[in-house]
Context: one part of a larger RNA
């Protein structure tokens, strides 16, 4: 750019594309069969493989500093507390998120038309013969159905609701003034998005990030004091204290102020 006026939001589905797998157990039944050994069809139910999705509630896994122990070493004057370096020093343990080995879901059922195949009816051919005329019927295969993508589907669809009814010259082409609408973006704060882009949440008529309060996960009883031990430490305040990515509330900081594009009733 196009979709013959601009926008906004919901949609139709023409046409693509995924999916399609497969085992084992009980039942019907030790039934039909069959001397017996064995042992079905057809129905019906139940558990699994691999595959494919989705998710992170539970199991586990990362989780480079959330908590906590511990070694040398070095600083902070010394004690004590802390701090830096050592593969994240090394150890135990771990919130979000991201994970699979882990939840959960899936394949189906059903229509239609068929193939090999079985058939009814029936001549040519007085018989017989599924076929020739006509008819039923039969696959995991094929169209449907079920997911996903979809109107640049240029034959450009569809449904709601929003806007916008100025002037002035010119034969016209266009130009001047005037207006600037519904909407959109730039800017920003930020993610359930994400290489950019974009998409989604917001932007003071505000909780979108941060920061404070409160809470939770996690971690494992801080500091500082008192008491008890020669003392290594132990207790007691004390399921304390710390606490990144959770949950919440709260304008304290930052989203300021604004600027652009977009017309004037539609060949």
């Nucleotide at each position: 750019c196009g979709c013959a006026g601009g926008a906004a939001a919901u949609u139709u589905g023409a046409g693509g594309g995924u999916a399609g797998u497969c085992g084992u157990c009980c039942c019907u039944a030790g039934u039909a069969c069959g001397a017996g050994a064995g042992g079905a069809c057809c129905g019906g139910g139940a558990u699994g493989a691999a595959c494919a999705g989705a998710c992170c509630c539970a199991u586990g896994g990362u989780g480079a500093u959330c908590c906590g122990g511990u070694u040398g070493u070095c600083a902070c004057g010394c004690c004590a507390g802390u701090g830096g370096c050592a593969c994240c020093g090394c150890c135990g343990g771990g919130u979000a998120g991201c994970u699979a080995u882990g939840u959960c879901u899936g394949g189906a059922a059903g229509a239609g038309a068929u193939a090999a195949g079985c058939g009814c009816u029936g001549a040519a051919a007085g018989c017989a013969u599924c076929u020739a005329a006509g008819c039923a019927c039969g696959a995991a295969g094929c169209u449907c159905c079920a997911c996903c993508c979809a109107a640049g589907a240029u034959a450009a669809g569809a449904u709601u609701u929003c806007c916008c009814u100025g002037g002035g010259a010119g034969c016209a082409a266009u130009c001047c003034c005037c207006u600037g609408u519904a909407g959109a973006g730039c800017c920003c704060u930020g993610g359930u998005a994400g290489a950019c882009c974009a998409c989604c949440a917001g932007g003071u008529u505000g909780a979108u990030a941060g920061g404070c309060u409160g809470g939770a996960a996690g971690u494992g009883u801080a500091a500082g004091c008192a008491c008890g031990g020669c003392g290594a430490c132990g207790u007691g305040u004390u399921c304390a204290g710390c606490g990144g990515a959770c949950c919440a509330g709260u304008a304290c900081u930052a989203a300021u102020c604004g600027c652009u594009c977009g017309u004037g009733a539609g060949g």